[in-house]
RNA sequence: AGUGGAGCGGGCGGUCGCGGCGUGAGCCGAGGAAAGUCCGGACUCCCAGGGCAGGGUGCUGGGUAACACCCAGGGGGUGUGAACCCCGGAUAGGGCCAUAGAAACGGAAACCGCCCGUUGAGGGCAAGGGUGGAAAGGUGGGGUAAGAGCCCACCAGCAUCGGGGCGACCCGAUGGCUUGGCAACCCCCACCCGGAGCAAGGCCAAGCAGGGGAGGUCAUCAGGUGGCCCGCCGAAUCCUCCCCGGGUAGGCCGCAUGAGGGGUGUGGUAACACACUUCCCAGAUAGAUGACCGCCCUCGACAGAAUCCGGCUUACAGCUCCACU
RNA sequence: GGGGCCGUAGUCUAGCCUGGAUAAGGCACCAGCCUCCGGAGUUGGGUAUCCCCGGUUCAAAUCCGGGCGGUCCCGCCA
Numbered sequence: 001a002g003u004g005g006a007g008c009g010g011g012c013g014g015u016c017g018c019g020g021c022g023u024g025a026g027c028c029g030a031g032g033a034a035a036g037u038c039c040g041g042a043c044u045c046c047c048a049g050g051g052c053a054g055g056g057u058g059c060u061g062g063g064u065a066a067c068a069c070c071c072a073g074g075g076g077g078u079g080u081g082a083a084c085c086c087c088g089g090a091u092a093g094g095g096c097c098a099u100a101g102a103a104a105c106g107g108a109a110a111c112c113g114c115c116c117g118u119u120g121a122g123g124g125c126a127a128g129g130g131u132g133g134a135a136a137g138g139u140g141g142g143g144u145a146a147g148a149g150c151c152c153a154c155c156a157g158c159a160u161c162g163g164g165g166c167g168a169c170c171c172g173a174u175g176g177c178u179u180g181g182c183a184a185c186c187c188c189c190a191c192c193c194g195g196a197g198c199a200a201g202g203c204c205a206a207g208c209a210g211g212g213g214a215g216g217u218c219a220u221c222a223g224g225u226g227g228c229c230c231g232c233c234g235a236a237u238c239c240u241c242c243c244c245g246g247g248u249a250g251g252c253c254g255c256a257u258g259a260g261g262g263g264u265g266u267g268g269u270a271a272c273a274c275a276c277u278u279c280c281c282a283g284a285u286a287g288a289u290g291a292c293c294g295c296c297c298u299c300g301a302c303a304g305a306a307u308c309c310g311g312c313u314u315a316c317a318g319c320u321c322c323a324c325u
Numbered sequence: 326g327g328g329g330c331c332g333u334a335g336u337c338u339a340g341c342c343u344g345g346a347u348a349a350g351g352c353a354c355c356a357g358c359c360u361c362c363g364g365a366g367u368u369g370g371g372u373a374u375c376c377c378c379g380g381u382u383c384a385a386a387u388c389c390g391g392g393c394g395g396u397c398c399c400g401c402c403a
Stems, first nucleotide, its partner, number of pairs: 001325008010296007018029004031302001035313002038311005043197004049230004054193005059073005074087005088188002093186002095182003111129002113125004137155006156178001158175007201253004211244003214240003221234001223233002246402003260279008297300001326399007335352004345383001354370005376392005
């Protein structure tokens, strides 16, 4: 000068105040992101049988309740390096590749050009130039009229075989010389996904007009299924809750002991798992965490729970530690 | 708290699904003509970081991801 990772996010004391719990003394009281609501779940209700459609993920193997997350490994790219970034299939099929260019996927085509011929026709070629993001293996040598995997060596790629690895893949041999890109276009392959969301849902209380309209029937049909189909359930002084209108703006539960935090040990490269031990750590409903004083320092960023967890992403003054270049 | 939709000149919309060079149209605006002046009319013209930042691609307003902003809907009883 950098790279990767872990952590902190003013401290201590006093007084007063606020929310919750408790008879009381007293105890507890925002975050690493509480955020975006982008994924994955728990929970609750509807439904829970099958199919189509649709959506998602995408190297391999593990971890996990699950994941688009994490760990380990493989391949490719960038960087002097520590490290960082990317990832199924392009001979299953369809589609696209503007402009330029002769030609943009078919092994076709030839603008300048090279060669034979000869100065007219014709024939051979694709080395070099030119266009383009991309022109059909690359470099070198031989060869030829000029050329070309036409031949040879090395390299890249493909196919087959052998070996190693659970696997992605790697190593070696042989072969014929070898026909782009886009799948964050459709698609194919493998795996996963029912819908809605705590304003879910349950109980109680109050109050108004069980008022009006629409639709619906023992089913080629409203609704439960919110895309569709079959199937299932299913109703006359009854159903749907689609529309209008009316009342209300209250209380309790859900609601905080949980995939929970700390420590030790064991297994595992690790993510993580298991065992033992210990702790209880916000719960509001107009919404609580603040104010003042004293001392100290490096003078304090982004920002504040609202059903709860696991992640990702985004915002963040400054500081500490570890490993490495 | 939960969910849906949108962002393109000053303004209102196309274009996006199916990527292609110079982003189209109306109103408004500016200039000329007309008029004594203005309006109306007519002729011409400009005005765009396609909300921002990355990515895929030869190429992005369009496809994918993240952020910002705006807007709409959702209580209970019967």
Predicted 3D model of RNase P RNA and transfer RNA as a complex of 403 nucleotides. It holds a member of the Rfam family "Bacterial RNase P class A". Rfam links the family to the GO terms ribonuclease P activity, dimeric ribonuclease P complex and tRNA processing.